The prediction has a mean pLDDT of 77. This is a predicted complex of two RNAs, RNase P RNA and transfer RNA, with 478 nucleotides together. It holds a member of the Rfam family "Bacterial RNase P class A". By type it is a ribozyme. Gene Ontology terms of the family: dimeric ribonuclease P complex, ribonuclease P activity and tRNA processing.
């Protein structure tokens, strides 16, 4: 000078307050209970934040299964109640290094896209170029022929040029010119063998040079996921018009009971009407869709308009809890013993002032310096059902390991 | 407290991988005696901020910021 990990988030005293609980006393009330005084005791965070993930809990009547759709995750192994979290490893990239970063499955299943430029942006193709043949013209040469321009027909992909990206790289051979066409080295791919739980790595051998990029494009593969949220929900009390409209299922079929009508002298109960889920079937009760199995309930479910109240109690803090020690594990973490109880409001408490000290900053026609005096002054923020993470904000201080 | 949606020019909104647009407003000009309407030309953008994926991001992904809306109970 830097890298990584952990920890802390002013200390003490005095005075005045706020709030939960406990105790005593006074007082109001028939009572349930309320109010007040005094004393004791507890009273924000590492992020209480953002609400980005994962759970607990509660309701949707309950449990199980399958398929499709939708959403999410994505190297391997482990930890965990679970996770998109954490730990250890592997691979890739960066740094001299300690170390840091990575949404890191599949592009030889298929589809799409790759602007501009460029010949061509992906079963290939050829602008300049290189080479061969033919024709014409010009020049040189005694002839055979050679050289150059142009045109036509072929071959090539080495060089140039374009681009973010151009169909292995270098060298030698080879050829009309060229080309993995052949060879050597390098690189890469597939199979096999060995090491490792695995990701992966190494190398003997064999075959090969195909197969550009993009999946935070569709997609494929594997795994996971029902919805809503404490304003969930339960109980008590008060009040109102215990109201109205629309829609889904079909509000349907059969039986039974009762009543009315008709028939009959009557017993009766054929017929018909009505009422009643009393029973069976059907239907509904899950909420992305469809279906199956079991079980329970039944008229239920949804939307809109209108009316009333703005009260109390619970949910609500003993919990995947904190601290200490031991053991297992590289670690995340697990486990055993001991010990502690540690905010709980409901428009919302946890605050203010003073003094001394501790860091820090500034000034001093104070001082060589050690030091002294004066002034300023303590980050981010703040519980609202709870817990595990992530992310973001944060003045500074301290400790450890390493380059 | 919980849940959902939206940020693009001065205003209202399009655009959802390939050079950022429209209407109104603003400026200049034409026409008119003059003004308005009309016609022509034109200015103006950190696409809320930062980071990532990609050759390329307003657009895809993550994170932060800001704004708006919904949400009590009873019968």
């Nucleotide at each position: 000078a830097g890298a990584c990990g952990g920890u802390u988030g002013g200390a003490c005293g005095g005075c005045c307050g706020c709030u939960g609980c406990c105790a005593u006393g006074c007082u109001c009330g028939c009572g349930a209970g309320g109010g007040c005084c005094u004393g004791g005791u507890g009273g924000a965070g590492g992020a209480a934040a953002g609400u980005c993930c994962g759970g607990g809990c509660u309701c949707c009547a309950c449990g199980g299964g399958a398929a499709u759709a939708c959403g999410g995750u994505g190297c391997c192994g482990g930890c965990u109640a679970a996770c998109g979290g954490c730990c250890g490893g592997c691979g890739g990239g960066g740094g001299c290094g300690a170390c840091c970063c990575c949404a890191g499955g599949g592009a030889a299943a298929g589809u799409g896209c790759c602007a501009c430029a460029g010949a061509a942006a992906a079963c290939a193709a050829a602008c300049c170029g290189c080479c061969c043949g033919c024709g014409c013209c010009g020049g040189c040469g005694u002839c055979g022929g050679c050289c150059g321009c142009c045109g036509c027909g072929g071959g090539c992909a080495a060089g140039g040029g374009u681009g973010a990206a151009a169909c292995g790289g270098u060298g030698c051979g080879g050829u009309a010119a060229g080309a993995g066409c052949g060879c050597a080295c390098c690189g890469c791919c597939g199979c096999u063998c060995c090491g490792g739980u695995a990701a992966c790595a190494g190398g003997c051998g064999c075959g090969g040079c195909a197969g550009g990029g993009u999946a935070a494009a569709c997609c494929c593969c594997a795994c996971c996921g029902g919805g809503a949220g404490c304003a969930a929900g339960a109980c008590c009390g008060a009040a109102u018009a215990g109201g109205g409209g629309c829609g889904g299922c079909c509000g349907g079929c059969g039986g039974c009971a009762c009543g009315g009508c008709a028939g009959g002298c009557a017993a009766c109960g054929c017929g018909u009407c009505g009422u009643g889920a009393c029973c069976g079937c059907a239907g509904g009760g899950a909420c992305a869709u469809u279906c199956c199995c079991g079980c329970c309930c039944c008229g239920u479910c949804g939307c809109c308009c209108g009316g009333g109240u703005u009260g109390g109690u619970c949910g609500c803090g003993u919990g995947a809890g904190g601290c200490g020690c031991g053991c297992c594990g590289c670690a995340a973490g697990g486990u055993g013993c001991g010990u502690c109880c540690c905010a709980g409001a409901g428009g919302a408490a946890u605050g203010g002032c003073c003094g001394u000290c501790c860091a820090g900053c500034g000034c001093c026609g104070c001082g060589c310096a050690a030091g002294g005096g004066c002034g300023c002054g303590g980050a981010c923020a703040g519980a609202a059902c709870c817990c595990g993470g992530c992310u973001u904000a944060c003045a500074g201080g301290c400790c450890g390991u390493c380059u | 407290g919980g849940c959902g949606g939206c940020g693009u020019a001065g205003c209202u909104c399009a655009g959802c991988g390939g050079u950022a647009g429209a209407g109104c407003a603003g400026g200049g000009g034409a026409a008119u005696c003059a003004u308005a309407a009309u016609c022509c030309c034109u200015u103006g953008g950190u696409c809320g901020g930062c980071g990532g994926u990609u050759c390329a991001a307003a657009u895809c992904c993550g994170u932060c910021c800001g704004c708006c809306g919904c949400u009590a109970c009873c019968a």